[in-house]
The part of an RNA shown here (small-subunit ribosomal RNA, 5' domain) has 525 nucleotides and comes from an uncultured bacterium. Rfam family: Bacterial small subunit ribosomal RNA. The full RNA is in RNAcentral, with records from ENA, Greengenes and SILVA.
Context: one part of a larger RNA
RNA sequence: GGAUGAACGCUAGCGGCAGGCUUAAUACAUGCAAGUCGAGGGGCAGCACGGGUAGCAAUACCUGGUGGCGACCGGCGCACGGGUGCGUAACGCGUAUGUAAUCUACCAUUAACCGGGGAAUAGCCCAGAGAAAUCUGGAUUAAUGCCCCAUAGUAUUAUCGAAAGGCAUCUUUUGAUAAUUAAAGCUCAGGCGGUUUUUGAUGAACAUGCGUGUCAUUAGUUUGUUGGUGAGGUAACGGCUCACCAAGACUACGAUGACUAGGGGGUCUGAGAGGAUGAUCCCCCACACUGGUACUGAGACACGGACCAGACUCCUACGGGAGGCAGCAGUAAGGAAUAUUGGGCAAUGGAGGCAACUCUGACCCAGCCAUGCCGCGUGAAGGAUUGACGGCCCUCUGGGUUGUAAACUUCUUUUGUACGGGAAUAACCCUCCGAACGUGUUCGGAGCUGAAGGUACCGUAAGAAUAAGGAUCGGCUAACUCCGUGCCAGCAGCCGCGGUAAUACGGAGGAUCCAAGCGUUAUCC
Numbered sequence: 001g002g003a004u005g006a007a008c009g010c011u012a013g014c015g016g017c018a019g020g021c022u023u024a025a026u027a028c029a030u031g032c033a034a035g036u037c038g039a040g041g042g043g044c045a046g047c048a049c050g051g052g053u054a055g056c057a058a059u060a061c062c063u064g065g066u067g068g069c070g071a072c073c074g075g076c077g078c079a080c081g082g083g084u085g086c087g088u089a090a091c092g093c094g095u096a097u098g099u100a101a102u103c104u105a106c107c108a109u110u111a112a113c114c115g116g117g118g119a120a121u122a123g124c125c126c127a128g129a130g131a132a133a134u135c136u137g138g139a140u141u142a143a144u145g146c147c148c149c150a151u152a153g154u155a156u157u158a159u160c161g162a163a164a165g166g167c168a169u170c171u172u173u174u175g176a177u178a179a180u181u182a183a184a185g186c187u188c189a190g191g192c193g194g195u196u197u198u199u200g201a202u203g204a205a206c207a208u209g210c211g212u213g214u215c216a217u218u219a220g221u222u223u224g225u226u227g228g229u230g231a232g233g234u235a236a237c238g239g240c241u242c243a244c245c246a247a248g249a250c251u252a253c254g255a256u257g258a259c260u261a262g263g264g265g266g267u268c269u270g271a272g273a274g275g276a277u278g279a280u281c282c283c284c285c286a287c288a289c290u291g292g293u294a295c296u297g298a299g300a301c302a303c304g305g306a307c308c309a310g311a312c313u314c315c316u317a318c319g320g321g322a323g324g325c326a327g328c329a330g331u332a333a334g335g336a337a338u339a340u341u342g343g344g345c346a347a348u349g350g351a352g353g354c355a356a357c358u359c360u361g362a363c364c365c366a367g368c369c370a371u372g373c374c375g376c377g378u379g380a381a382g383g384a385u386u387g388a389c390g391g392c393c394c395u396c397u398g399g400g401u402u403g404u405a406a407a408c409u410u411c412u413u414u415u416g417u418a419c420g421g422g423a424a425u426a427a428c429c430c431u432c433c434g435a436a437c438g439u440g441u442u443c444g445g446a447g448c449u450g451a452a453g454g455u456a457c458c459g460u461a462a463g464a465a466u467a468a469g470g471a472u473c474g475g476c477u478a479a480c481u482c483c484g485u486g487c488c489a490g491c492a493g494c495c496g497c498g499g500u501a502a503u504a505c506g507g508a509g510g511a512u513c514c515a516a517g518c519g520u521u522a523u524c525c
Stems, first nucleotide, its partner, number of pairs: 001525004006521005013376006019369002021334001026332003030329003035076003040073002043069002047067003050063005083287003092212008102204002107200002111196003115149004125138005155180011185192002213259003220250003225247008262284004266277004289310005312323004340366001342365003348362001349360004379411004390402005417461005425452001430447008469514005474495003480509005490497002
């Protein structure tokens, strides 16, 4: 000098864009953050409409008939999105390869199929236990839930061949025989689905080369350890697990141990090499009160799922139960220190749905904070033979300086104030109309939809009006005098100043440097 997720002191007019618990992965009140589908099902608690009965009426009661729909069965989603950096020195990450050792829901694509039957169960109803959480028994009922049968091959398995290729185990193509395994309906009649299969896409898994901290004041480490055979297990290879056999394997090119740490793209600095760093944004990993376990599923060993153990908090009728903000806000605590218990799904994206639509603290916005960067303003021109008054200084009837600074004249109105107008972001979806292909797609037109927001922006009016501070002035280092003090009070980054003429302390005048900031502290280069 540059930089910062900064903090502190003094000061403060505005806007745009960004950023905002670096500490306690401490504990959490409250609300919200993952639902959706009635075009799968039985149904009908509540709402609305219709109908019926009673009544003069108000009204009451009944009624799944319609819109729709609480709870329930079922499907898909909840493995994404969002948070944090505890752990991890590791194939965790980065990079480059391999899988002839693998899986992949939804999506695209290929080929084919969708026939018949059965038993349950939730809900509802009845009865019961319990303070509650919740649970038990009985009766009855549905399917795109479950099961059985049929049919089936370019699927799977086994056996026997042929050809081609390669990378060792082998791979690919192809032939024969045998065995095994499917399905679901709904409909507004347009469609939406279901099952098996081919190829792809996407995602995931595994393996390998190289790279990726400190300490030798850590020198030896290891028994599923290293390898083999066989079996089990897995989507799959493999001591991954097990039985048996052998005695190996790693290490001074640093094993093992200890300490520290998420990694990268990047960021800061520097001419570069390098050094430091890993906030925001993007990719990967790990974690979800602590530890462990599996279930479901295409995918989890699952943040707002389950079970067990533990610590903690809460409820209790003492028998027993409930909970997990490292989601968004917010609270307490810690701390030098870090924001609103805000608005909206209008846009983008996601889940479900044929769709309308619903949900979405992702996201888009607004609020707070000079935390940073950038921009603008606090006026401009003229104005002195009277350089005004006042202040300060001096060689003091005077001169110097503050200083064209002010006053005064003319001008402007950014900004602010008042009034008026007022967006883009909107395209879709859906409805209507028309056209093309050709029978549900595409194209064109019209209509509908804005949280931000009456915001940005534009116009008009009056008026210099609403707006400057901070640090420094001995040298380094730009900027000097007077007064006070008298080794005192104090200053200080280093050298050092102060003991009676202090440009170094305190005040004043003046000056210098930055400027809505200026200084100090901390850290990095």